A computed fold for a 329-nucleotide part of an RNA from a bacterium, annotated as large-subunit ribosomal RNA, domain IV.
Rfam family: Bacterial large subunit ribosomal RNA. Its family is annotated with ribosome and structural constituent of ribosome in the Gene Ontology.
The coordinates come from a structure-prediction model, not an experiment, and the mean pLDDT is 88.

Context: one part of a larger RNA
RNA sequence: UCAUGGUCAAGGAACUAGGCAAAAUGGACGCGUAACUUCGGGAGAAGCGUCGCUCCCUUUCGGGGGAGCCGCAGUGAACUGGUCCAGGCGACUGUUUAUCAAAAACACAGGGCUCUGCCAAAUCGAAAGAUGAAGUAUAGGGCCUGACACCUGCCCGGUGCCGGAAGGUUAAAGGGAGACGUCAGCCUUCGGGUGAAGCGUUGAACUGAAGCCCCGGUAAACGGCGGCCGUAACUAUAACGGUCCUAAGGUAGCGAAAUUCCUUGUCGGGUAAGUUCCGACCUGCACGAAUGGUGCAACGAUCUGGACACUGUCUCGACCAUGAUCUCG
Numbered sequence: 001u002c003a004u005g006g007u008c009a010a011g012g013a014a015c016u017a018g019g020c021a022a023a024a025u026g027g028a029c030g031c032g033u034a035a036c037u038u039c040g041g042g043a044g045a046a047g048c049g050u051c052g053c054u055c056c057c058u059u060u061c062g063g064g065g066g067a068g069c070c071g072c073a074g075u076g077a078a079c080u081g082g083u084c085c086a087g088g089c090g091a092c093u094g095u096u097u098a099u100c101a102a103a104a105a106c107a108c109a110g111g112g113c114u115c116u117g118c119c120a121a122a123u124c125g126a127a128a129g130a131u132g133a134a135g136u137a138u139a140g141g142g143c144c145u146g147a148c149a150c151c152u153g154c155c156c157g158g159u160g161c162c163g164g165a166a167g168g169u170u171a172a173a174g175g176g177a178g179a180c181g182u183c184a185g186c187c188u189u190c191g192g193g194u195g196a197a198g199c200g201u202u203g204a205a206c207u208g209a210a211g212c213c214c215c216g217g218u219a220a221a222c223g224g225c226g227g228c229c230g231u232a233a234c235u236a237u238a239a240c241g242g243u244c245c246u247a248a249g250g251u252a253g254c255g256a257a258a259u260u261c262c263u264u265g266u267c268g269g270g271u272a273a274g275u276u277c278c279g280a281c282c283u284g285c286a287c288g289a290a291u292g293g294u295g296c297a298a299c300g301a302u303c304u305g306g307a308c309a310c311u312g313u314c315u316c317g318a319c320c321a322u323g324a325u326c327u328c329g
Stems, first nucleotide, its partner, number of pairs: 001324008010315002014313001019310001027051005036041001038147001052069007070074001082308007089300002094106002110145007122131003148295004153225003158222002160218005167213003173207002178202005185194003226244005253287001254284001265281005
């Protein structure tokens, strides 16, 4: 000097990113116990008291009552909850990055859409075959949301899906107009020309399914949900009007938010002092309704702010024990 334990005057979070670590609380019995609430909880809420030993009485033999005694201390050692207030997120128990992340991520019960009529859909396999299921739409698969309460607005123009089949487009195939090659024969200036049938090559029109175009539907399908100008008898603002564009222009609710750039927005609360926190406001750079919206009791080794208790975290350091460095030997 370090590590691990132990103790500390006065103060008591002034430490620090942050009470990290430590301290404190702690058992049993009795009393007592708030907001809120889904009436179950919250709750061991909080808070207060008692606890040893001796003798006597009583007893259902568990215990109960009384009188006294000792210590600083009676759950006498050890084991053995700190508590409260407020907010965010996720309802909850659960699951996860074996070996830097345990969470607000995943799952979940519940909700919805969609596919599937049974040799089901879906999945594995080359097939046989198997799972689904020795099940049968109150079943099984896929996707989204995520208890519960109150709700879930408008847009089908684009993309997707479903339905439709009149018209357009359209493959293979069918079809074979026409063209070309070859060639008997014929003509010939002997160079060549022409050329039936057959064979061969090529091949137009026309016929031709699904799909696409087209016509409808569908958003708890993928998704989307405006701008400018003017206007009220103070000012300000604009219930109101005009105009352009759109498929439709964001409804309820919430809102400087896990979302707010400007921003430490403004006001209020808490502090002597508060970029965090809580309550409001709304000017939402860039919330918003199952990519769910807003609430919410209970729950959480979750995150954020505050308070009490408590303390060597600190002011500010000191000492003790054990071990290890270091110096000498």